[in-house]
RNA sequence: GGGCCUUUAGCUCAGCUGGUUAGAGCGUGCGCUUGAUAAGCGCAAGGUCGAUGGUUCGAGCCCAUUAAGGCCCA
Numbered sequence: 001g002g003g004c005c006u007u008u009a010g011c012u013c014a015g016c017u018g019g020u021u022a023g024a025g026c027g028u029g030c031g032c033u034u035g036a037u038a039a040g041c042g043c044a045a046g047g048u049c050g051a052u053g054g055u056u057c058g059a060g061c062c063c064a065u066u067a068a069g070g071c072c073c074a
Base pairs, nucleotide, nucleotide: 001073002072003071004070005069006068007067010026011025012024013023019057028044029043030042031041032040050066051065052064053063054062
């Protein structure tokens, strides 16, 4: 220098072919349960989907540029 992959909650990851409210597990907080803890059960908080711009009636998903990380080639 060229190519490819990943980026979504504190962590690990889903999100099907663009369509209402963006989800799960773990973790955290509160409650139930217990003599008390652990375990179990219930509820809640937490995200402007790496960034910017574009296409579209509508974008996590499509397009362009860009950032970080990883892999391959030279």